A computed fold for a 74-nucleotide RNA from a Candidatus Magasanikiibacteriota bacterium, annotated as transfer RNA. Its mean pLDDT, the model's own confidence on a scale to 100, is 80. It was read from a public genome assembly. NCBI's taxonomy places the organism under Bacteria, Bacteria candidate phyla, Candidatus Magasanikiibacteriota.

[in-house]
RNA sequence: GGACGAUUAGCUCAGCUGGUUAGAGCGCUGCAUUCACAUUGCAGAGGUCGCAGGUUCGAUCCCCGCAUCGUCCA
Numbered sequence: 001g002g003a004c005g006a007u008u009a010g011c012u013c014a015g016c017u018g019g020u021u022a023g024a025g026c027g028c029u030g031c032a033u034u035c036a037c038a039u040u041g042c043a044g045a046g047g048u049c050g051c052a053g054g055u056u057c058g059a060u061c062c063c064c065g066c067a068u069c070g071u072c073c074a
Base pairs, nucleotide, nucleotide: 001073002072003071004070005069006068007067010026011025012024013023019057028044029043030042031041032040050066051065053063054062
């Protein structure tokens, strides 16, 4: 330098070829349970969906560019 893949909550990841409120597990906070801790149950907080632009009535999803990470080729 070239090809491919990934980027979504603090972490690990879903999201079925665009549609009405963006989710799960773990973690975190509070409450109940306990003499206490753990476990368990209930509730809650937490996201400009990597950045910017474009297409569209409408974009996490499609297109272009950039950034970071990984694999391969040279």